[in-house]
Molecule: Fluoride riboswitch aptamer (crcB RNA motif)
Organism: Flavobacteriales bacterium
RNA sequence: UGCCCGCAAGGCGAUGGUGUUCCGCCUUUAACCGCCCGGCAACGGGAUGAUGGCGCCUACUUCACG
Numbered sequence: 001u002g003c004c005c006g007c008a009a010g011g012c013g014a015u016g017g018u019g020u021u022c023c024g025c026c027u028u029u030a031a032c033c034g035c036c037c038g039g040c041a042a043c044g045g046g047a048u049g050a051u052g053g054c055g056c057c058u059a060c061u062u063c064a065c066g
Stems, first nucleotide, its partner, number of pairs: 009027005016057006035046004
């Protein structure tokens, strides 16, 4: 100096903020930057969701009351 492995730490997981959690992934040349159906592709049609999971807040939508 290069490569591999492990640990620690950090980061990421389809639209915002935050806490928590190995639930998963990545090690900065990374993880991630959607899904379903038709179609060679282009393109056309369609479904769920502000979460990876959970809690709270914000935005949006619906209903009820004042």